[in-house]
The RNA shown here (transfer RNA) has 71 nucleotides and comes from an uncultured archaeon. The coordinates come from a structure-prediction model, not an experiment, and the mean pLDDT is 85.

Formats: sequence, C1' cells, structure tokens
RNA sequence: GGGUCCAUAGUAUAAUGGCAGUAUAAACGGCUCCAGACCGUUUGGCGGGGGUUCGAUUCCUCCUGGACCCA
Repeated sequence: GGGUCCAUAGUAUAAUGGCAGUAUAAACGGCUCCAGACCGUUUGGCGGGGGUUCGAUUCCUCCUGGACCCA
C1' cells in the first nucleotide's frame, strides 16, 4: 500500500427493515441462626457523522477503534 471481517448492558452473545432479547454480573426481596446455593423483582445497551426508507441494530457511505490475509 491492497483486501476480508468485527463493533449491541459491567462481561459474553442473539436479533436477515416493524416493541432490542438471553445468560452472567449488580441492587432489592424471599428462604436460612448467618452465609452460599436456590426462587422472585428491578436497573442497565445498538461506536460516531451523513444518506436511502413511512420506518434502520439491520441497507449504502465516510470516520474511529480492533482482528486477520497478501505485498
């Protein structure tokens, strides 16, 4: 220098254009003499700008960060 892929909750990971889920962690409650385990409830997220569309996590484009391949 050229190419491919990835970015969603504190962490890991789904969602192929129509209400963003799950697990775990955290907080609270139940259980327990206490703690853990277990059960219930709650909080918390689409990397940034622009575009297409009635509607974008999803499609297009640029940027940022990361992984890999070629030279």
The sequence was found in a public genome assembly.
Its Rfam family is "tRNA". The family's RNA type in Rfam is transfer RNA.